The prediction has a mean pLDDT of 86.
A computed fold for a 1243-nucleotide part of an RNA from a Vicinamibacterales bacterium, annotated as large-subunit ribosomal RNA, half B.
Taxonomically the source falls in Vicinamibacterales (Bacteria, Pseudomonadati, Acidobacteriota, Vicinamibacteria).
Rfam family: Bacterial large subunit ribosomal RNA.
The full RNA is in RNAcentral, with records from ENA.
Context: one part of a larger RNA
RNA sequence: CCCUCGUUUAGGAACUCGGCAAACUCGCCCCGUAACUUCGGGAGAAGGGGUGCUCUAGCUCGUGAUCCGGCUUGCCCGGUGAGCGGGAAGGAGUUGCAAUAAAGAGGUCCAGGCGACUGUUUACUAAAAACACAGGACUCUGCUAAGUUGAACACGACGUAUAGGGUCUGACGCCUGCCCGGUGCCGGAAGGUUAAAAGGAGGGGUUAACCUCACUUCGGUGAGGUGAAGCUCUGAAUUGAAGCCCCGGUAAACGGCGGCCGUAACUAUAACGGUCCUAAGGUAGCGAAAUUCCUUGUCGGGUAAGUUCCGACCUGCACGAAUGGCGCAACGAUCUGGACGCUGUCUCAACGAGGGACACUGCGAAUUUGUGGUACCGGUGAAGACGCCGGUUACCCGUGGUAAGACGGAAAGACCCCGUGCACCUUUACUACAGCUUAGUAGUGAGUGUUGGUGUGUUAUGCGCAGGAUAGGUGGGAGACUUUGAACCGGGCCUCUUGGGGUCCGGGGAGUCGUCAGUGAGAUACCACCCUUAGUACCCCGGCGCUCUAACCUCGGCCUGUUAUCCAGGUCAGGGACACUGCUUGGUGGGUAGUUUGACUGGGGCGGUCGCCUCCCAAAAUGUAACGGAGGCGCACGAAGGUUCGCUCAGGCUGUUUGGAAAUCAGCCGUAGAGUGCAAAGGUAUAAGCGAGCUUGACUGCGAGACAUACACGUCGAGCAGGUGGGAAACCAGGUCUUAGUGAUCCGGUGGUUCCGCAUGGAAGGGCCAUCGCUCAACGGAUAAAAGGUACGCCGGGGAUAACAGGCUUAUCUUGGCCAAGAGUUCAUAUCGACGCCAAGGUUUGGCACCUCGAUGUCGGCUCAUCGCAUCCUGGAGCUGUAGCAGGUUCCAAGGGUUCGGCUGUUCGCCGAUUAAAGCGGUACGUGAGCUGGGUUUAGAACGUCGCGAGACAGUUCGGUCCCUAUCUACCAUGGGCGCAGGAGAUUUGAGGGGGGCUGUCCUUAGUACGAGAGGACCGGGAUGGACGAACCUCUGGUGUACCAGUUGUCGCGCCAGCGGCAGUGCUGGGUAGCUACGUUCGGAUGGGAGAAAUGCUGAAAGCAUAUAAGCGUGAAACCCUCCCCAAGAUGAGAUCUCCCUGAGCUUCGGCUCCUGAAGGCUCCUGGAAGACCACCAGGUGAUAGGCCAGGUGUGUAAGGCUUGUGAGAGCUUUAGCUAACUGGUACUAAUCAGCCGUGAGG
Repeated sequence: CCCUCGUUUAGGAACUCGGCAAACUCGCCCCGUAACUUCGGGAGAAGGGGUGCUCUAGCUCGUGAUCCGGCUUGCCCGGUGAGCGGGAAGGAGUUGCAAUAAAGAGGUCCAGGCGACUGUUUACUAAAAACACAGGACUCUGCUAAGUUGAACACGACGUAUAGGGUCUGACGCCUGCCCGGUGCCGGAAGGUUAAAAGGAGGGGUUAACCUCACUUCGGUGAGGUGAAGCUCUGAAUUGAAGCCCCGGUAAACGGCGGCCGUAACUAUAACGGUCCUAAGGUAGCGAAAUUCCUUGUCGGGUAAGUUCCGACCUGCACGAAUGGCGCAACGAUCUGGACGCUGUCUCAACGAGGGACACUGCGAAUUUGUGGUACCGGUGAAGACGCCGGUUACCCGUGGUAAGACGGAAAGACCCCGUGCACCUUUACUACAGCUUAGUAGUGAGUGUUGGUGUGUUAUGCGCAGGAUAGGUGGGAGACUUUGAACCGGGCCUCUUGGGGUCCGGGGAGUCGUCAGUGAGAUACCACCCUUAGUACCCCGGCGCUCUAACCUCGGCCUGUUAUCCAGGUCAGGGACACUGCUUGGUGGGUAGUUUGACUGGGGCGGUCGCCUCCCAAAAUGUAACGGAGGCGCACGAAGGUUCGCUCAGGCUGUUUGGAAAUCAGCCGUAGAGUGCAAAGGUAUAAGCGAGCUUGACUGCGAGACAUACACGUCGAGCAGGUGGGAAACCAGGUCUUAGUGAUCCGGUGGUUCCGCAUGGAAGGGCCAUCGCUCAACGGAUAAAAGGUACGCCGGGGAUAACAGGCUUAUCUUGGCCAAGAGUUCAUAUCGACGCCAAGGUUUGGCACCUCGAUGUCGGCUCAUCGCAUCCUGGAGCUGUAGCAGGUUCCAAGGGUUCGGCUGUUCGCCGAUUAAAGCGGUACGUGAGCUGGGUUUAGAACGUCGCGAGACAGUUCGGUCCCUAUCUACCAUGGGCGCAGGAGAUUUGAGGGGGGCUGUCCUUAGUACGAGAGGACCGGGAUGGACGAACCUCUGGUGUACCAGUUGUCGCGCCAGCGGCAGUGCUGGGUAGCUACGUUCGGAUGGGAGAAAUGCUGAAAGCAUAUAAGCGUGAAACCCUCCCCAAGAUGAGAUCUCCCUGAGCUUCGGCUCCUGAAGGCUCCUGGAAGACCACCAGGUGAUAGGCCAGGUGUGUAAGGCUUGUGAGAGCUUUAGCUAACUGGUACUAAUCAGCCGUGAGG
């Protein structure tokens, strides 16, 4: 010193984030008990009283001796009730400081937030307001239930809607408003769209055959063309479900629930009005709240003082109604505020106990470690040095301590950034897949109704005008029909262009139509082949419905295997071509999976940017960076191209009808001040500008050679060949005054083509030439196709890059100065000072990114400081718009000092009360190997807000592991060695260093100076305080586990008595020494020196003036002494006093041997108010320690005995007995004996 305990004067939460911790309370009995309330509670509310022991009259309970009676003579029944034991209540006594005397054993109350409650949870930092919960609601599910798993079984459930699953809310009370536009879900099915499949108009390929041409040996061969069937490729219409679109419903589904302007007879406000928007504009209730930024809102309460708390207000940044709203008794190791009690939490610390630490004995690790002979200051330096530079300091080596440094140890930083890293999570990222769902088809059959399509048959159908009139087309055609019933009449049906047409039935009983004519594009009778439209029959292909049974199904009954809820078979019954399953197919599909989610960047993110052109930067070649400064492009034009010929602008002045500043016209001046399709630059009048004529060179095939350049791109280009335009010609022309107007490759389309053609011929397909399709704009373009979260995170890296600190800088900041407009009645400068300017400092906010990311712990507090001075107080001065007092301002000055509380995590700040004053800064915003951990900054949870979501917020809120044995330096102590020219014992000097240095009030001078008064001094003298410090223990207190006493429970000494052990020293009351503060005494001074600001004397330079230049004074708590302490390792080792040693031999002169062993010291021993050890001090034959004697002190009247009382007890003996560390004395015991060092006279 630490840990765990005990006690504590006075005060009593002043401590602190916070009463954390500790203390108080505590058992049992009795009395008594509020608000509120769900009437249960609250409640052990709160607050009081009693409690030991002794005696005693009764009462009561248990046991039941003895005795008596009865009979059925029994281990019988009934009675009696002694003794013993238990209990509660009463009376009378008695002891102590204290009677649940020890131990065990609630502190209480008031108010609020949240959650109703008991429960559950992050095993190992979170116990909560989170989860759960009973209750409420929505929704799904009819049983082979939904749902879960999945091949099946199985669970649900041997349950059946009062059941089961999912979701939300969360007892109870009062309630739960408006919005269906979005998203979701449910319903609808008319319309639109839509897959496979069906369908097969049409097209392509092939070519038997035929045609043409050429050749021919007339057999044929070759080339070209057309092209059937078949085969093959492709393929339109049409049919075709769900879904989506669409139409409704639904919010206790996901969710949402406005703005502006005006208005009342003070003002303010706005019941009222206007207007815009919306799906609808927030109702009740609550409200600065777990939600309020501004904010410590404002008011009230509580407090001396209240960022918290409570009650209100309402301006709700950003409450609000089952992601429930508002209340609420009870409950809570919950959170917040207050009060009483209580206390070492504190003022402010002290003493004591045990265990460590320390010493000794035994045993005996680990961390860490480049090597270490490891100082301080200033500087330097990869920017904070033990190690470099310059100084200063420092003899060598330990031991105990403290932690300021060794950017200490530990952990390849978790923050931040980076990686074409990882993981997990989300979703309206991308792409898949499961699942669900839709249709087709197969397993898969029969009948029937209805309906659609193609085909075939059949029947009908067809109206412009003209024309007899309803002329479908073409062809044939002069006849056709008719008793197998013509005309005509009636009726039915279909159709209709309303004229009619068709057909059937009945009547009727013999004719009707065509050719011709006429009209017209076309001529009718009749026949044939067709077209349009419609009907009908049949085959085929379907759709929808109904019926059937034989596939298929049955977790329905019964029978059998079989004593079997499985399974199988049989049978009955039910369902039934559905269901179910395979394949194909559309939809849905974070349920699951794989991935993507750019770069630059004065960190990253947010913002901005990303290609091309022009200028500046750019330093006279070219080139040249920045999130440097300015602008443009992603086109245009068939003339705005080519050529030939011609012309000259802008502007100004003068003149001139309408007519102006400016229209057109004339004259003069006019190098360009214009124009150039578009930005800028360069260019440009010989024009590239402005016109006119003719035109297409806005050509094809090439291209010597250059520029530019990593590559790939890009740029210029004479000339050659072909053909062309203009020009008389020379010539010019391969777009535009020039420089932007853009996109590689792959893939695919179109046109052309003497190219290739998987045996051959074709074809398919490809190549080549031309051309088209990219805001691939992140513009050298990763894919056809891609967003987010991580505080649950992980890995690899980075001080290449941020947050802290340092460094550099100093915009900002702080401080000072200069100028002086003005303020100050007058007057710039007593005081203040605009507009401006100049510095210093390195405390602010920044900039930079230089050390540190294989770790430099971050705010505030506590503790302990240390420095600066730009001084808060105290001290000394000048000026004053200084009368005095009190001030203002400036100069000097760093010696000392610089308070306690309320609020908040706060620094800061505000407030209360004081004070001489309550200074400002630096020190890694000093100080976490010193403490704390309230804030910030992990994981839990909630509110508001943002986000579809995962989640997020310099917003809020409750909760939430702080490790380290000290090697070196440093510092505080304390030793050993050696040195200090012989050894030793004492006493000192003081180079040097350290400490100390604060100040009030009162009295007096003096009610004086001053002042009209009120008021009221300087200078000087004295007294007494506060804070701080040192020493001490006489006093006052504390402690005092070695003293004394009381006492509980229990055990022991055989019992009583008396003692002892244990229970925290058991507890309680006192207390010696010592140690202590709250106690006592003392301290700061004084004087001298030198001197700051300031103020003087004399005095020149400069005949004056001048405190200065020479010279001489005064002058402050600062400086040096004076006071106190350390101090000669002050290696510069000092001084003084005293004490001690005076042999021999040998020698190679180094030394060796013998003798001797001083003064003094040490070991050792007894001890200590000295002490970790060591040291120091007192002693060792003497009072050192113990013992003993005496005394003191403390306790408080011992034991035993006697007396007294029934007894507990009391009285007397007795102010007794006992008494540690104290005081004095006394050798009884122990310091015995002994050993060792130290020499011979000293460079």